[in-house]
RNA sequence: CGCAAGGCGGAUAGUGGCAAACGAGUUAGUAACACGUGGAUUACCAGCCCCUGCCACGGCCAUAGCUCAUUGAAAGAUGAGGUAAUAGCCGAUGGUAUCGCCGCAAGGCGAUUAAAGACGCAAGUCGGGCAGGGAUGGGUCUGCGGCCUAUCAGCUAGUUGGUAAGGUAAAGGCUUACCAAGGCUAUGACGGGUAGGCGGUGUGAGAGCAUGACCGCCGACGAUGGGACUGAGACACGGCCCAUACUCCUACGGGAGGCAGCAGUCGAGAAUAUUGGUCAAUGGGGGAAACCCUGAACCAGCGACGUCGCGUGUUCGAAGAAGCCCUUCGGGGUGUAAAGAACUUUUCUGGGGGGAGAAUCCGCCGCAAGGCGGAUGACGGUACUCCAGGAAUAAGGGGGGGCAAACUCUGUGCCAGCAGCAGCGGUAAUACAGAGCCCCCAAGCGUUAUCCGGAUUUAUUGGGCGUAGAGAGUCUGUAGAUGGUAUGAAAAGUCUUCGGUUAAAGCUCCAGGGCUCAACCUUGGAAAUGCUGAAGAUACUUUCAAACUAGAGGGCGUUAGGGGUUGGUGGAACGGUCGGUGUAGGGGUGAAAUCCGUUAUAUCGACCGGAAUCCUAAAAGCGAAGGCAUCCAACUGGAGCGACCCUGACAUUGAGAGACGAAAGCGUGGGGAUCAAAAAGGAUUAGAUACCCUUGUAGUCCACGCUGUAAACGAUGGAUACUAGCUAUUUGAAGUGUCGACCCUUCAAGUGGCGAAGCUAACGCGUUAAGUAUCCCGCCUGGGAAGUACGGCCGCAAGGCUAAAACUCAAAGGAAUAGACGGGGAUUCACACAAGCGGUGGACCAUGUGGCUUAAUUCGACAACAAGCGAGGAACCUUACCAGGGCUUGACAUUCUAGUGAAAAUCCUGAGAAAUCAGGACCUUCUCACAAGGACACUAGUUCAGGUGCUGCAUGGUUGUCGUCAGCAUGUAUCUUGAGACGCACGCUUAAAUGCGGUAACAUGCGCAACCCUUAUCGUUUGUUUUAUUUGUCAAACGAAACUGCCUGGGACAACCAGGAGGAAGGUGAGGAUGACGCCAAAUCAGCACGGCCCUUUGAUGCCCUGGGCCGCACACGUGGUACAAUGGGGCUGACAAUGGGAUGCAAAGCGGUAACGCGGAGCUAAUCUCAUCAAACGGCCUCUCAGUCCGGAUUGAGGUCUGAAACCCGACCUCAUGAAGCUGGAAUCGCUAGUAAUCGCCAAUCAGCUAUGUGGCGAUGAAUACGUUCCUGAAUCUUGUACUCACCGCCCGUCACAUUAGGGAAGCCGGCAAUAGUCGAAGUUCCCGCAUUAGCGGGGCCUAAGCUAAGGUCGGUAACAAGAAUGAAGUCGUAACAAGGCA
Repeated sequence: CGCAAGGCGGAUAGUGGCAAACGAGUUAGUAACACGUGGAUUACCAGCCCCUGCCACGGCCAUAGCUCAUUGAAAGAUGAGGUAAUAGCCGAUGGUAUCGCCGCAAGGCGAUUAAAGACGCAAGUCGGGCAGGGAUGGGUCUGCGGCCUAUCAGCUAGUUGGUAAGGUAAAGGCUUACCAAGGCUAUGACGGGUAGGCGGUGUGAGAGCAUGACCGCCGACGAUGGGACUGAGACACGGCCCAUACUCCUACGGGAGGCAGCAGUCGAGAAUAUUGGUCAAUGGGGGAAACCCUGAACCAGCGACGUCGCGUGUUCGAAGAAGCCCUUCGGGGUGUAAAGAACUUUUCUGGGGGGAGAAUCCGCCGCAAGGCGGAUGACGGUACUCCAGGAAUAAGGGGGGGCAAACUCUGUGCCAGCAGCAGCGGUAAUACAGAGCCCCCAAGCGUUAUCCGGAUUUAUUGGGCGUAGAGAGUCUGUAGAUGGUAUGAAAAGUCUUCGGUUAAAGCUCCAGGGCUCAACCUUGGAAAUGCUGAAGAUACUUUCAAACUAGAGGGCGUUAGGGGUUGGUGGAACGGUCGGUGUAGGGGUGAAAUCCGUUAUAUCGACCGGAAUCCUAAAAGCGAAGGCAUCCAACUGGAGCGACCCUGACAUUGAGAGACGAAAGCGUGGGGAUCAAAAAGGAUUAGAUACCCUUGUAGUCCACGCUGUAAACGAUGGAUACUAGCUAUUUGAAGUGUCGACCCUUCAAGUGGCGAAGCUAACGCGUUAAGUAUCCCGCCUGGGAAGUACGGCCGCAAGGCUAAAACUCAAAGGAAUAGACGGGGAUUCACACAAGCGGUGGACCAUGUGGCUUAAUUCGACAACAAGCGAGGAACCUUACCAGGGCUUGACAUUCUAGUGAAAAUCCUGAGAAAUCAGGACCUUCUCACAAGGACACUAGUUCAGGUGCUGCAUGGUUGUCGUCAGCAUGUAUCUUGAGACGCACGCUUAAAUGCGGUAACAUGCGCAACCCUUAUCGUUUGUUUUAUUUGUCAAACGAAACUGCCUGGGACAACCAGGAGGAAGGUGAGGAUGACGCCAAAUCAGCACGGCCCUUUGAUGCCCUGGGCCGCACACGUGGUACAAUGGGGCUGACAAUGGGAUGCAAAGCGGUAACGCGGAGCUAAUCUCAUCAAACGGCCUCUCAGUCCGGAUUGAGGUCUGAAACCCGACCUCAUGAAGCUGGAAUCGCUAGUAAUCGCCAAUCAGCUAUGUGGCGAUGAAUACGUUCCUGAAUCUUGUACUCACCGCCCGUCACAUUAGGGAAGCCGGCAAUAGUCGAAGUUCCCGCAUUAGCGGGGCCUAAGCUAAGGUCGGUAACAAGAAUGAAGUCGUAACAAGGCA
């Protein structure tokens, strides 16, 4: 739609077919034929696709869906009824296959074995069955290749092989039964750990090393484990069954599930995207096709994750704005950068246009080829393009000390922090933080992690082993590696040519194409070192054959020898026993003591004992090494030399393996003289479990057995060949010659020295190589932890062999160089010691320092090189300190502005402690008539002043010290890889790096010396003073003189040394000034200067003032003075100096006073005057007579003098009185070598005065001693050792104590993994039995996953506890090592 039957279209479910085994994901497992590569399959399979040939005849029964019913919560299940097919079944045919029979075979005969139809009007199309072939895909086998571990060395029972059977698509222990006893392994079996493999990727010059994301090929897996079914193909990601774990649903009976598909969620994590669009294209599956499905795929989203491209404007624009930064304050930088002007529009925004990717497909026409028309785009209105607008929308990150491109300021102050390495930061940080500027890269830039490189630092290319890490202690020898001469054969290695393969992609190269370019994509070619096949070559290696004698070995002769084993034997020494002589000590040490001793030691004789073998003796000899020594004998190993004969490569090395192997040690049994671990005692010492001494046991010796290590060393593996010599020595031989001999020449073998070339980091080695080469073995790869832990093997034990890691450090180490140092050496010097003289340390005082005290006792200097130092002069001042009172542009300097002026000064009055303030008086300068200006002062303000505040470790300058020691440097040349050396070592000499000689050095500089000053002698000239005068003394200036010049001797004939002469002076005459390169972060910011920092308008770190303090006193130290007395004190008296000072000064004469001093005032700008009698010690006379005194003078009292505003704190001096300690000084320590020490006084600076006994000068008197260089101290040169180099005041070791860390052990406890034995045993294949006899069901058996039990294995976690290791600014005890390290 139709009355209806029924037809058409759609949806859903079902039957049947095909697909679902592809595609997509992941990398757990796997060390394996899993992968790669090359082969094999006559030992195999196949749906879909293609080709060829043949066939498709005749029948039949069911069952889903559907209907009805039952049941369950659900998932679902069950029963009854009827139905279709290209579903299923039966028969026929059969060329194929299988089986049976005949046949030698070809073959023949017999039996069994196929099929499906659909659509269409038709033509026809799509199918179906059998057989053969193809294409393609797959299965199986196999050669070769690619991880770690030997602290995994033996593994294996279906294991290896055979026979038979089963099974499979297919060979095969694939499975089963029987038989045999095999199979694998040092070319690494077995075990453990780790891991998907490859094409490729990263890096690298390459060889390699590391890696396997994306893309592609192969494998494996699909929650974990097991299993089969279906099918062409699966033991199947989105199928099934079972077990286990987990999640979910449930009515508790039972069920469901598997994102390592695409998105997405959670979790873990440093960390990784959208629950997007579309089948438009490409591809896949189904289908005849339309068409359907497709998180394959194509697109879009997110992410700077990577690569590439583009932009963020362009051009002008100042000798250069502002801001910021720096500054030498002049300037410089940012910087044409900005602003400003002109221009452009990639990009951006808005608007318009707008592809290619489309081929298929459908309709119509056409026989066909084809023609015409129509429809299909997720991306996407995207790419692209046009127009308009306007510099519009767009720059960061890291770094700036070196490596390593790029620098300043500020802040901080070993803090905060940085750091890849070494390292930076403790008040001037280019290293931290910030800023300015600069450098690098840029839509990115840095960090972190990882890989390769550099790294020749695992060394094939391409390393080493004497001393840096590294030669096994030595030899024999197995496997292995390597191997003499000539010939032939083979052709494995090797070489040549050709073929196959080496997937695609990627990388590289060549020629092109497409996105505007590029990255990217794409086309074609080359190449692809490998594997394999074929053909050839035969020099070398290899194999085989058969030879040779030069390597090697054997025979013959001869020689040397501490070669080995065994047995004997001699003398000396030592100890013991006995006896004699003999008496008090001996012994031992640095010195002693323990010890022995009237039976010692000593000495003589006899005997006993054990061990070792004087001289010969040597760089010598022998041995594989360890090692070996009286002499004799026996047995025995090896080596050298000589001339011939023999074997014929028999050789070299040697992983494993075996043998030997000092001393000590162990076991058993002997022996026991000496020596001597342990032990004891005596010393030493802070201690002395040591060094020294006295004893002394194991042991030392022998036999047998273990141990198996040493600086077992030449710190040097073995073998062979080659590459200059000289010389010594051992052994043998030959030659010439000789009386003889190593006398000479030559050869071989050994042992040494020096050395060409060469090597070596250097030292050194150098025919005995550490040279040049070959072969083999062993060993090394930063230091410590550690030759340790664990495991294994060996051992009686001690222990040995093999042998890590965590952790920790940025070094550890070698050789050589320069220094420094040494309780190393040689030489030399110095008041260094010694020989002397005098002191200090004891007393008192002065002075400086520490300490203590204080309101303050200002500061600096601290071994030598601080301490009578800064200070050469603190009552105020000085003065810096303290208390109090005051000032604030200031006590002092500069600039500017404004105002006031006369102020200030001076004088007076008042307040006050003063500073200061207030008032009064006085009247005033220059140019100038005034004004104005200058000078000056005050007030207010502005630049600023000021600081004895800090840093001498930011500095300049100056100074001390080593040290007036003789050194310190440079140029050129030479030597060395270099640091560096030489010069400058050495001999003689000197005070001297002073000279001479010599020399790979030759010169030079700073130092030494000299030049300079003073002084000693003389001369000349001049001269104030002196003197009465001349002269002289004296002073000044100039000059002479001393130079080893002369002589003798020594010496290298030199330098020079010793002596002598002369001379005033003799060997730098004496003294001074003069201080090399440097050392001590030596001293000084307080003498001065100066960088930086700090304080400064109100309680100043500045300035002024008054007073106080620097002088404070239980104490300690330094430097001095005076003494302790008779070489003296006191009194009287008498002599003799020099240097100096003196106009706000020195001051005479005279007078006064006991005196200090006062009065006085001549003279003097000073050879004139004065201090100033010029002095004292000294001489003469007197006294004291050994005593705390006639010594000593402190302390104290009283009275005075002087200076000064002022002597209280806190001056000096005078007079009188007082009269302390002290009688020569412990340990220790200082100065001095000649006009010196010692003693004595005088002068001066500073200064009003003086605490001056200090300091700097001056003269007077005036000694002693030095044998000498052993020792103490310091210094110089050379040499030696060194683990030191802020350099011996160095470095450095171990225990203990504390903290932290990692690893190992460990009674036990817990877990993982693999496996063994047993037990139990689901699903499932299959076998047996029973029922059904189509299908199937029930029971049983074999195998087996998971589970359970047992005993172990292995790996890991955890743990009481005990031990060691490492690390850690300032802990304890000692001082073991480095030097002769104080005992090598």